[in-house]
Parts: sequence; C1' cells; structure tokens
RNA sequence: AGCCUGUCAUAAGCGCCAGUGCCCGCAUGGCCCGCCGGAGGAGGUCUCCUUCACGACGGAGCCGGUGCGGGACGACGAGGGGAGGGGAGUAUCGAAGUCUUCGGCGGAUGCCCCUCCGUGCCGCUCCGGGCGCGUACACAGCCGGCAAAUAUACGGGUGACCGUAAAACAAAGGGGCUGUGACCGGGGAAC
Repeated sequence: AGCCUGUCAUAAGCGCCAGUGCCCGCAUGGCCCGCCGGAGGAGGUCUCCUUCACGACGGAGCCGGUGCGGGACGACGAGGGGAGGGGAGUAUCGAAGUCUUCGGCGGAUGCCCCUCCGUGCCGCUCCGGGCGCGUACACAGCCGGCAAAUAUACGGGUGACCGUAAAACAAAGGGGCUGUGACCGGGGAAC
C1' cells in the first nucleotide's frame, strides 16, 4: 500500500418486515403438438380418416393452481427541537398516482399536564402575578423566494427492481411590508 472479515458511525417523515400483492428457479398439475400403441371405418394390403375420463415416450409450445427455495418493493420531499419529568397515540404541509404511498411493528422535533429558564404585552426600568410565545405575541391582507419523487437519459440486474445525472413543477411554516389587537399591582428614574 492493496484485499478479505467483523464492529461502530454515516438514519428522526426516520428505521424495520413475519402478512397481501410482485419477480426468479425447481418440483408438481392442466392444455396443446409430435410419435408409438389400442378400437372403429374407407380405399384395397399398406395407406388414409375418426376416436380413445386408453396408455407410454418426447417437446427450447401454452397456462397457471399448489408446494419448496431464493429475491425485490414496502411514503416523494418541505417544515418542525429552550431544559427536565409525566401522559395519550392515525403528529403539520403539499407532490405523485390504472398498482402496495396496501398491511403491520418500533420510534419521532407535533399535542396535553407539571416545574424551571428566556422572551412579547402595563410610555422607561425593576419586582410579583396573568396571558401568549420559544431568539421568542396573535390575527388579517399583500409581496417575493424555496423540494424531492414521478417522467427523461445513462448504467446495473434473467427479472421484480435498483443506482447515478441534469432540468421542471408545490403547499404549509418561515421572511419582508402594511393594518388591527394584546394586562394588573407595587417600587424607582425622568419630564
């Protein structure tokens, strides 16, 4: 330095897979075809035709039912976290779409409760309480901006399917502007 094996990490709209559906292989089953054989008929002595819940063999033909083994898929991104504890579990937003983004399990920044911290609201400041919020008040309107998958191309795989690349297209939240609205008591400062 290279190769192999194991462990940890590279995951929180995240991880996982025993069901259903999907793919491949093997076995088995059904159909079809060929050939041999059986039965019947015609021509007339070896040919043809028909038929067989009759049988054997063959087929790189068709169809899936069943079983076994192996495999693939199983939610596309955006947004979302003060600290600690507890609780319940279909935790916000849009994109795609004849199909599984089905079904299930575990978790999770969402929700509820308690404590603490910080912050907005009494013209300023401090203290106590109240309401809201979490680099931080709520609501409404306007403005501007933001994604990945799908599809396409290339590559890998027998296949289901997978990887990579460049481009396009959201909504919510957040940002900017405007408007409306958002406490009570006490001390202090200034006028």